[in-house]
Overview:
Small-subunit ribosomal RNA from a metagenome, 1506 nucleotides, folded computationally.
């Protein structure tokens, strides 16, 4: 710090996702040790058991125990024993009393402010214990618990009587620096503070002790520390789909209450108070120091530790007290639990442990008060689940270890392999060492300070004693006890094999898996981390993806439809003042801990200690005055006013005009009109259309008219009048910042639509009809209602668009248009010059993803408003609000996808355009499609009819020869190392060839011996084992599968003119340029222009053939001249002229002339020439496309098969045949057929051959064989043609299918399935072929024959060649097909055989509505009303005090207390009507998703109706 993912590729926008850090975590696998931390996040749900707050006998009485003294009594002679009042000492204990129990400990339910944080205030307050100061403590009194007796109760507990103490309670006294009242001085922040005087009122307790002084207490004050109460300011989450809230409410007066202010409470009075700077309501939440993350700003969190608050089963209440409305106190009510004798009673772990439950999940019912701290006590001491420690958990952080060094034949094993090797890997073994941790043994300091005793010169000294727990260090032993987890397609470090076969599975995103998976599973290897490693969850980061730092809004999401204007925000020049903001400095605070720095302590670290810094905040004072704010004064340039002009479809109302249209009436007229692609519906003889005249009606305003004008926008168009808004120019006269923007608000707002009333010519949703169509609820046509028009009232939305908010300033120019005034000239017109305003185009810079924009900004800045934050769901639901309705405004979520999108690029495509080409069409000639036959294919059939080829580009194709063979298929028979190859192995001398015999269809099996052959060495005993055979093992074999695993070869576009590269340039880039434009060409052929210049593969040329000429050479070819010969013939001598042959050359190049053209390329015409503009033909096929074809030519990966899917053999099949198609042949006839006669080729082939002459046969053919390995001989007759004759238009003297008979041929074993040929006979369909369709532009079509390959023969009418005769038509591109280039659109890129929409049907999921049902929440009104405070009442009860009386027992009254009754208030509960939030609900609505469902064809190209 970035990366992956939208595309064929690119740039951008934009979401999703990853790498990092963290955690009170959980889960999976694994697990050696230690230190320090940390551990119920869920059910503030329920809790068994134990413990968590007591202490003081130096406050008090009493009881008990122990000891001691002992009056006295009894027994005894006595000693003595026993009992023992009472006293003393020590101890224990319930009770009275004091202090504590309000702390400590736990939790986060509630709480959005009665809370918290920060800074202040209290002149409005309190304070036990503690400290300081001075002062006081006098005299009395009556009770009571405990205890005893009696009684009630199951218990808990209670009642009565009697007796007793106090530091318990009460009365009186004294008392001021206290309180209050009055008078008064000073001061202040002015509802007070602080003094002085006078008066009233209020107190106490003793314990202990050598009895006296210390000491511990007591009382009233004053001060202090610390701790609290209350108040104020600022800050403190989400929601406006919560907009109005409030009656003790806001304030005042008075009384009450409190420690104290205050509506805190009450009475009365007033009507206020809060709120868009968010009141009220709803949801959520303890807050802070801090923690995590981050570069920071921020974001998230509030566990442990510290501070504050809150709660203590739920709700209410007070009491006591310094302090509570009290976690382990009290009372009442509710729920729950326990005990019960049914009458009652008890309980509260959100203390420490622990239990079940909940849950993904969180510990021991431990030890100790040794330390620190707390309570009580004079103290010893007691208590302390606070705390200190230990235990459990890898939960976290930190540290250590599981060895170290050497060690290659690179062992074994495993994995891989091209079988050679490579990897694991110095890793191991082995050798030599070390000794951490764990284990065993030993052992010390320290955590200890205090306390007690003794002593003291009060400084201390001496002695004794206190450890729950932890424990350095030393010794022993010996490599021994100690390594896993995850990943390995990219992101992202790390790769192979096997298995699997869209299965099983993986996956954070992209995506892997359908037979060769680096992505699944396993193994080997590798990478990362390491006592851990991964996964899941959550937070921050990356994410500038909510943008303060630091984003945007023309087209990607996003400018409000437009204006006026409220609040708010922002605001011109100058001066003075102030000091709000601001700056510097300063005061206090910002607790400690944490973070950071330094130092130090644990062996180190984590951890801990000390010091510092920081705590960016709030606050106090001082100074400064540029800027901001405020106050005052002033200015004119912003803004406005005034005056003079001026343009205009600006608005409203009234009036009016012509054209057109329709209708009515009348005339003329007489058959159609109208409409369309073509028609029909429709109108018309009852007279239409057409035409003339007259009249009526409504709507809209042609030409002018214009990227012209006006208006805020919507919008505005005949003409006139009236009323009226705004703009611009000029003047610079007036005001003096009056300005800009603008949340709410208000106004306007196309079309359609709605209401009421009019109006209604034309047009025209709906609707009817006619067409079109598979259908046509459409497009087209004929009609036609609402509506369109007017008035008034609603609606309030548009692609309301410049898809661009308003305002201001600044930043190159150029060219048009509209409005205005000015200057130049003496004046006017015209013209020119500069200026202001409006409205366009082109463009510099800049900006922008690009397209583009560019003084009318999308530039540079400022002000204000609106809006956006992935796509879908959805501008939808619910709620609210507006509306008569339709509907508008506001506006989510669940769920789902990894994209959706913008601009541009290259292609492809278009029922887009332009240019051009091609037998593409047209113009022609001849065919196919009809018939018969041949052949191939489909289909059917079959035991098999082997397989492949499938639009063009399969179908006379593979096949240039299926009777057997071929042959791959079927049936049957046989065979198993095999028909064929290689290696090893057994055997042992066999084996092979030619014969013969048996079975058999053959293959084969068996037999027989006859003949021949059978290697090398040899000591002839034998040995070796080659060839062959044989046994067995490896293996062979496969026309079995996959052409979608492949090579090679081939087809096709297409012989179309294209396809690319280097350098340069342009572009962010994909890419472009070059290769485009203008010409030209068959051609990207050439020229020219030119940010391109060059080059390559193609085109062309080179090559072959053909056409002309020459040279050379003449045999087998030729024969002019010379000679010879023949019936005749180059037959012979000879020749080398000619033809020809076959080798080399020449020739043609737009070279020449004229014209056109740009000076060009080139084109047109001409000359010459055998040939003229690539002369004709061929070979030659660019980059690529079609997963085109071929695994059956061949080769080959993988898979399958191995007594068979291999091999051999016989027979059959590939030749079937209701049918369909393709390709051909022969015809249908007279340009013909038949007969006779008669010419002229080329190219081939021939020894396993071609075969002449001759003879036989009607013929096929046969006999026979000359010649010829070929310019020599043969096949071989060329045919059409020419000449003569017949036929006479008919199913014929056309045509020849079919069938019969008789033959022939095969160098065939064999001709039935299933060959060819011949003769005779037979004589079918067919009389020129529907829709449709094919070939061909010249030696071409058409037509005629000839040859060859394959081959024994042949299905050849096929294929490939050869020559003979030899046309017609077109010089055009409208259309069909295909192609090329340029351009355009695109939502296509598997590329139109593309993409893609909606209904319906099926499945799944979430959501809305829904008669309702049900749960919860906050309130309102009313009813009932516990406990308690306060008030009232009281014929109840009562020791102290007061008064009176008294028989001294007490009685009466008062004050007071308790009880009871009652009022106010009120928890819980009840009733009622509503509100809010959830759950559920027959049915219903749309939505999303889901390989191959249905119907159509809406969008993307002019998408076929933009």
């Nucleotide at each position: 710090a970035g990366g992956g993912u939208u595309u064929g590729a690119u740039c951008c926008u934009g979401g999703c996702u990853c790498a990092g850090a963290a955690c009170g975590a959980a889960c999976g696998c694994u697990g050696g040790c230690g230190g320090c931390g940390u551990g119920g996040c869920u059910a503030a749900g329920a809790c068994a058991u134990g413990c968590a707050a007591g202490u003081c006998g130096u406050a008090c009485g009493a009881a008990c125990c122990a000891g001691u003294c002992a009056a006295u009594u009894g027994a005894g002679u006595a000693a003595u024993c026993a009992a023992g009042a009472g006293g003393c000492u020590g101890g224990u204990u319930a009770g009275u009393g004091g202090c504590g129990a309000a702390a400590g400990g736990g939790u986060g339910a509630g709480u959005a402010a009665u809370g918290g944080a920060u800074a202040g205030g209290u002149a409005a307050c309190g304070u036990a214990c503690c400290c300081u100061g001075g002062g006081c403590a006098u005299c009395g009194g009556g009770a009571u618990a405990c205890c005893g007796c009696u009684c009630c109760g199951a218990a808990a507990g209670g009642a009565g009587c009697g007796u007793u103490a106090a530091u318990a309670c009460c009365g009186a006294a004294u008392g001021a620096c206290a309180u209050c009242a009055u008078c008064u001085g000073g001061c202040g922040g002015c509802g007070g503070c602080u003094g002085g005087a006078u008066g009233c009122u209020c107190a106490a307790a003793g314990g202990g002790u050598u009895u006296c002084g210390a000491u511990c207490g007591g009382c009233a004050c004053a001060g202090g520390c610390g701790c609290g109460g209350c108040c104020u300011a600022u800050c403190u989450c989400c929601u406006a789909u919560c907009a109005g809230c409030u009656u003790g409410u806001u304030g005042g007066u008075g009384a009450g209450g409190u420690a104290a202010u205050g509506g805190c409470c009450c009475a009365c009075c007033a009507a206020g108070g809060c709120a868009a700077u968010g009141a009220c309501g709803g949801g959520u939440a303890a807050c802070g120091g801090a923690a995590c993350u981050g570069a920071g700003a921020g974001g998230u969190u509030g566990u442990u530790c510290c501070g504050u608050c809150u709660c203590a089963u739920c709700g209410g209440g007070a009491c006591u007290g310094a302090g509570a409305c009290a976690c382990u106190g009290c009372c009442c009510g509710g729920a729950c639990c326990u005990c019960c004798a049914c009458g009652g009673a008890g309980g509260g772990c959100u203390g420490c442990a622990g239990u079940a439950a909940c849950g993904a999940a969180u510990c021991u019912u431990g030890c100790g008060c040794a330390a620190u701290g707390g309570g009580c006590g004079a103290a010893a001491g007691c208590c302390u689940g606070a705390c200190g420690c230990a235990g459990c958990g890898a939960c976290g952080c930190c540290g250590c270890g599981u060895g170290u060094g050497g060690g290659a034949u690179g062992a074994a094993g495993u994995c891989u392999c091209u079988c050679g090797g490579g990897a694991u890997g110095u890793a191991a073994a082995c050798c030599a060492c070390u000794g951490u941790c764990a284990g065993g043994g030993g052992u010390a300091a320290g955590a200890a300070a205090g306390u007690c005793c003794g002593u003291u010169u009060c400084g201390g000294c001496g002695g004794a004693u206190u450890g729950a727990u932890c424990g350095a260090c030393c010794c022993c032993a010996g490599a021994g006890g100690a390594a896993g987890c995850c990943a390995c397609g990219g992101c992202u470090a790390a790769c192979u094999u096997c298995g699997u076969g869209c299965c099983a599975g993986c996956a954070g995103c992209c995506g892997c898996g359908g037979u060769a998976a680096g992505a699944c599973g396993a193994a080997g290897g590798u990478g990362g981390c390491g006592a851990g490693c991964g996964u899941u969850g959550u937070u921050c980061g990356g994410u500038a993806u909510c943008a303060c730092u630091g984003g945007g809004c023309u087209u990607a999401a996003a400018g409000g439809g437009u204006g006026u204007g409220u609040a708010g925000g922002c605001g011109g020049g100058a001066a003075a003042g102030u000091g709000u903001g601001c700056g510097u400095u300063u005061u206090g605070u910002g607790a400690a801990a944490u973070c950071c720095c330094c130092c130090g302590g644990c062996u180190u670290a984590a951890c801990c200690g000390g010091g510092g810094a920081a705590u960016u905040g709030c606050u106090u004072g001082a100074c400064g005055a540029a800027c901001u704010g405020c106050u005052u004064u002033u200015c004119u340039u912003g803004a406005g006013g005034c005056a003079a002009g001026u343009a205009g479809g600006g608005g409203u109302g009234c009036a009016u005009g012509g054209a057109a249209c329709u209708c009515u009436u009348g005339g003329u007229g007489g058959a159609g009109c109208g409409g369309u692609g073509g028609a029909a519906u429709g109108c018309g003889u009852a007279g239409a259309u057409a035409u003339c005249a007259a009249g009526a009606g409504g709507a809209a305003c042609g030409c002018c008219g214009g990227u012209g004008g006006u208006g805020a926008a919507a919008a505005c168009g005949g003409u006139g009048c009236a009323c009226u808004g705004g703009g611009c120019u000029u003047g610079u006269c007036c005001u003096g910042a009056c300005g800009c923007u603008g949340a709410g608000a208000c106004a306007c707002g196309a079309a359609a639509g709605c209401g009421u009333g009019g109006g209604g010519a034309g047009c025209g949703a709906a609707c009817g009809g006619g067409a079109u169509u598979a259908g046509a609820u459409a497009c087209c046509c004929c009609g036609g209602u609402a509506g369109u028009c007017c008035a008034c009232g609603c609606c309030c939305u548009a692609a309301a668009c410049g898809a661009u908010g308003u305002c201001u300033a600044c930043u190159a120019g150029g060219u048009g248009g509209c409005g205005g005034a000015a200057g130049u000239u003496c004046u006017g017109a015209c013209a020119c010059u500069g200026c202001c305003g409006c409205g366009a185009c082109c463009g510099a810079a800049g900006c922008a993803a690009a397209a583009g924009u560019g003084u009318u900004u999308a530039g540079u800045a400022g002000a204000c408003c609106g809006c956006c934050u992935g796509g879908g769901g959805a501008g939808u639901a619910c709620g609210g609000u507006c509306g008569c309705a339709a509907g508008g405004c506001u506006a989510a979520a669940a769920c789902u996808c990894a994209a959706a999108g913008g601009a541009a690029u290259u292609g492809a495509c278009g029922g887009g355009g332009g240019c051009u080409c091609a037998c593409a069409c047209a113009a022609g000639c001849g065919g196919u499609g009809g018939a018969g036959c041949a052949u191939g294919u489909g289909g059917a059939u079959u035991a098999a009819u082997u397989c492949g080829a499938a639009g063009c580009a399969a179908c006379g194709c593979g096949a240039a020869g299926a009777a057997c063979c071929u042959u791959a298929c079927c049936u049957g028979g046989g065979u198993u190392u095999g028909a064929c190859a290689u290696g090893c192995u057994u055997g042992g001398a066999u084996g092979c060839u030619u014969g013969c015999c048996u079975g058999g269809a053959a293959a084969c099996a068996g037999g027989u011996u006859a003949a021949g052959c059978u290697a090398c060495c040899u000591u002839c005993g034998g040995g070796u084992g080659a060839a062959a055979c044989u046994u067995g093992c490896a293996c062979a074999g496969g026309u079995g599968c996959u052409g979608c695993a492949u090579g090679g070869c081939u087809g096709u576009c297409g012989u179309c003119a294209g396809c690319u590269c280097g350098u340069g340039u342009c572009g962010u880039g994909a890419g472009a340029u070059g290769u485009c434009g203008g010409g030209u060409u068959a051609a990207g052929u050439c020229c020219u222009u030119u940010a391109a210049c060059g080059a390559g593969c193609g085109a062309a040329a080179c090559c072959c053939u053909u056409g002309c000429c020459g040279u050379u050479a003449g045999u087998u070819a030729c024969c002019a001249g010379c000679g010879g010969g023949u019936c005749a013939u180059g037959c012979c001598g000879g020749g080398a002229a000619c033809u020809c042959u076959a080798a080399c050359g020449g020739g043609a190049c737009u070279g020449c002339c004229g014209g056109u053209g740009u000076u060009a390329a080139a084109c047109c015409g001409g000359a010459g020439g055998a040939a003229g503009g690539u002369g004709g033909g061929g070979a030659u096929g660019a980059c690529g496309u079609c997963a085109a074809g071929u695994c059956a030519u061949c080769a080959u990966g993988g898979c399958c098969u191995u007594u068979a899917u291999g091999c051999c053999c016989a027979g059959g099949g590939c030749c079937u045949c209701a049918c369909a198609c393709g390709u051909g042949c022969u015809a249908c006839a007279a340009u013909g057929g038949c007969g006779g006669c008669u010419a002229c080729a080329a190219a081939g082939c021939g020894a396993c051959g071609c075969a002449a002459g001759a003879c036989c046969g009607c013929a096929a053919g046969g006999u026979g064989g000359a010649g010829c390995a070929a310019a020599u001989c043969g096949c071989a007759a060329a045919a059409a043609g020419g000449c003569c004759g017949c036929c006479c238009c008919a199913g014929u003297a056309c045509a020849g299918a079919u069938u019969g008979c008789a033959g022939g041929c095969u160098g065939g074993c064999a001709a039935c399935u299933c060959g060819c040929c011949u003769g005779c006979a037979u004589g079918a369909a067919g009389u020129u072929g529907g829709a449709a369709u094919c070939g061909c532009u010249a030696g071409u079509a058409a037509u005629c024959g000839c040859g060859u390959a394959u081959c024994a023969g042949c299905u050849a009418c096929g294929a490939c060649g050869c020559g003979g005769u030899g046309a017609a038509u077109g010089u055009g591109u409208u259309c069909c097909u295909g192609a090329g280039c340029c351009u355009u659109g695109u939502a296509c890129a598997c590329a139109c055989c593309g993409c893609c929409c909606g209904u319906c049907a099926a499945g799944u999921c979430a959501c809305g509505g829904g008669a309702g049902u049900u749960g919860g929440g906050a309130g309102u009104a009313c009813c009932c009303a516990a406990a308690a405070u306060c008030g009232g009442g009281u014929u109840a009860u009562c020791a102290a005090c007061c008064u009176g009386g008294u028989u001294c027992g007490c009685c009466a009254g008062g004050a007071g207390a308790u009880g009871c009754c009652u009022g106010c208030c009120u928890a819980c509960g009840g009733u009622a009507a509503g509100c809010c939030c959830g759950a559920u609900g027959a049915c219903u609505g749309g939505g999303a998703c889901u390989a191959a469902g249905u119907c159509g064809a809406a969008a993307c190209a002019a998408g076929g109706u933009a």
About this RNA:
The coordinates come from a structure-prediction model, not an experiment, and the mean pLDDT is 82. The sequence is in RNAcentral, with records from SILVA. It matches the Rfam family "Bacterial small subunit ribosomal RNA". Gene Ontology terms of the family: ribosome and structural constituent of ribosome.